The prediction has a mean pLDDT of 79. Predicted 3D model of a 379-nucleotide RNA (Bacterial RNase P class A) from a Gemmatimonadaceae bacterium. The gene name in the source record is rnpB. The organism belongs to Gemmatimonadaceae, within Bacteria. The model forms 94% of the base pairs in the Rfam consensus.
[in-house]
């Protein structure tokens, strides 16, 4: 320098004009002035918390979630570091680097494994191998008891090789054998035990067992840990008209009718009801609050491999309603197109708060920085 992987950051800059929202100030008002006014994801609402109300003696069962180890944290299914396994690259190797992993338990129990295949769980013999032993046939010998040889593949032995399958009851090599087989041996793997290192996961090493204990727990299950429910439409305060409720008071009230008389209805002289007035209380409309100063941001110092933590200093940074957070001009930056060039034109990703935080996931033009690896070149 190139390519790649991973991580972090920015995500147009500055100035001006006009406009929008909020707070404060000023003004009689209209208005004016000052300050502030989206994000890294404000998104999905998938996890975890704060806060609020409701519920709850304690414990157990059940249900749900999580699941290598250690640490971080308010907490987490998140993050950091480590272990183990897998994949890729480099390397002769030892090993190094990167990425990924629901990564507790399969001698507690129950269960599952299509098709193929002889056999799929403490299995099996289709092709095949052998036929030492027993049997049968033939040949030779014989002291007539049998002996030797050849053949058959009947009994039987085997599981090496072939074949089926995702998986066939340790692997490779050697010895041994009739042929074979952990039958025996060496190494590897596995189980058990000791010692050493490590907080631990785990690793190393020594001994031991010929192997018994195959796979699946994102099947039930077992073990361990965690978990009460609902959510700012949580919750709190103030509180109208009308209707209805309660209490007290009034003795008359209402309808017809222009008015009086009158007629009718209800009530009272008991009580209740009705009607009128006054008061009280609850809910509704509405208003206020909760509301943003917080597990907060910047900088510095210190501790830690790191996630992160502690201390110091400094800053105040949307609060809302469904609604604001914009447009234009100039200079520059970046991209695209055209042009020999000067330059001209167009464009500026994804998106957008609403109780608040910590994560994860998803979207994102372009750019910057860092770490690591391969390759090339130079010293």
């Nucleotide at each position: 320098g190139u390519c790649g992987u991973c991580g972090g950051c920015c995500g147009g800059a500055c100035g001006g004009u006009c406009g929008c929202g909020a707070g404060c100030g000023u003004g009689a008002a209209a208005g004016c002035g000052c300050u502030c006014g989206a994000g890294g994801a404000a998104a999905g609402u998938c996890c975890g918390g704060g806060c609020u109300c409701c519920g709850g003696a304690g414990g157990g069962c059940g249900c749900g979630c999580u699941g290598c180890c250690a640490g971080g944290u308010a907490a987490c299914g998140c993050c950091u570091g480590g272990g183990c396994g897998g994949u890729g690259c480099c390397g002769a190797a030892a090993g190094g680097c990167a990425c990924c992993g629901a990564c507790g338990g399969a001698c507690a129990g129950u269960g599952c494994a299509a098709c193929a295949g002889a056999g799929a769980g403490c299995a099996g013999a289709c092709c095949g191998c052998c036929g030492a032993u027993g049997g049968c046939u033939c040949c030779g010998g014989u002291u007539c008891g049998c002996c030797g040889g050849a053949g058959c593949a009947c009994a039987g032995g085997c599981a090496a090789g072939g074949g089926u399958g995702a998986a066939a009851g340790g692997g490779u090599g050697g010895g041994g054998u009739a042929a074979g087989g952990g039958c025996c041996c060496a190494c590897c793997g596995c189980g058990c035990g000791g010692c050493c290192g490590g907080u631990a996961a785990c690793g190393g090493u020594c001994g031991u067992g010929g192997c018994a204990c195959g796979g699946c727990a994102a099947a039930c299950c077992c073990c361990a840990g965690c978990g009460g429910g609902a959510g700012c439409a949580a919750g709190g305060c103030c509180a109208a008209a009308u209707a209805g409720g309660c209490a007290g008071c009034g003795a008359g009230g209402g309808a017809c009718g222009g008015c009086c008389c009158g007629u009718c209805c209800c009530g009272a002289u008991c009580a209740a009801g009705a009607c009128g007035c006054u008061g009280c209380g609850g809910g509704u409309c509405g208003g206020c609050u909760g509301c943003u100063c917080g597990a907060g941001g910047g900088c510095g110092u210190g501790g830690g491999c790191g996630a992160c933590c502690a201390c110091g200093u400094u800053c105040c940074c949307a609060g809302a309603g469904g609604a604001a957070u914009g447009a234009c001009c100039g200079u520059c930056c970046g991209a695209g197109u055209g042009g020999c060039a000067a330059c001209a034109c167009u464009c500026g990703a994804c998106a957008g708060a609403a109780c608040c935080c910590g994560g994860c996931u998803u979207a994102c033009a372009g750019g910057c920085c860092g770490a690591c690896g391969c390759c090339a070149u130079c010293c």